RNA sequence: ACGCGAAAAAGGCAAACCCGGAGCGAUCCGGGGACGCAAAGCCACGGGUCUCACCGAGACCGCCGGGCUACCGCG
Numbered sequence: 001a002c003g004c005g006a007a008a009a010a011g012g013c014a015a016a017c018c019c020g021g022a023g024c025g026a027u028c029c030g031g032g033g034a035c036g037c038a039a040a041g042c043c044a045c046g047g048g049u050c051u052c053a054c055c056g057a058g059a060c061c062g063c064c065g066g067g068c069u070a071c072c073g074c075g
Stems, first nucleotide, its partner, number of pairs: 002075004012037002017032006035062001041068003045065003048060005
């Protein structure tokens, strides 16, 4: 540097649900919580799904693909 995630250790994230807040809404933020995740870290780039005050404006990266970055271990 490249490939891989079988076994292990250290640590990480946090679905549903509950409480508080923001938003018309999809949904988001904080706290609790843990179904899961080896990129469940980041980017709406392609597809997809969803919302609305629908010539348009938004949401989701924990739907799939792609890009960038990264811990540990193995080869």

c-di-GMP-I riboswitch aptamer from a Candidatus Acetothermia bacterium, 75 nucleotides, folded computationally.
NCBI's taxonomy places the organism under Bacteria, Bacteria candidate phyla, Candidatus Bipolaricaulota.
Of the family's consensus pairs, 94% are formed in the model.
It matches the Rfam family "c-di-GMP-I riboswitch aptamer". From the family's description: GEMM was predicted in a large-scale screen for bacterial structured RNA regulatory elements.